RNA sequence: GGGGUCGUAGCCUAGCAAGGCAGGGCGACGGGCUCCAGACCCGUAGGUCAGGGGUUCAAGUCCCCUCGACCCCACCA
Numbered sequence: 001g002g003g004g005u006c007g008u009a010g011c012c013u014a015g016c017a018a019g020g021c022a023g024g025g026c027g028a029c030g031g032g033c034u035c036c037a038g039a040c041c042c043g044u045a046g047g048u049c050a051g052g053g054g055u056u057c058a059a060g061u062c063c064c065c066u067c068g069a070c071c072c073c074a075c076c077a
Stems, first nucleotide, its partner, number of pairs: 001073007010026004020057001028044005050066005
């Protein structure tokens, strides 16, 4: 330099085929239970969906560019 896969909450992850309310688990916080704590049960908060632009009534999803991670190929010494 060329090609491919991926980027969603503090951590992990679903949603992408076929655009239509951003979900789940862990963790955090509050409550219940308990003498207390753990476990268990209930609830609450937390998201520029890597960044920007485009298409569209509507984009996490489609298109383009950029950044980052990983893999393969090529090149140089």
This is a predicted structure of a 77-nucleotide RNA (transfer RNA) from Candidatus Nitrosocaldus sp. The coordinates come from a structure-prediction model, not an experiment, and the mean pLDDT is 82. It matches the Rfam family "tRNA". Rfam's curators write: Transfer RNA (tRNA) molecules are approximately 80 nucleotides in length. RNAcentral holds the sequence, with entries from ENA.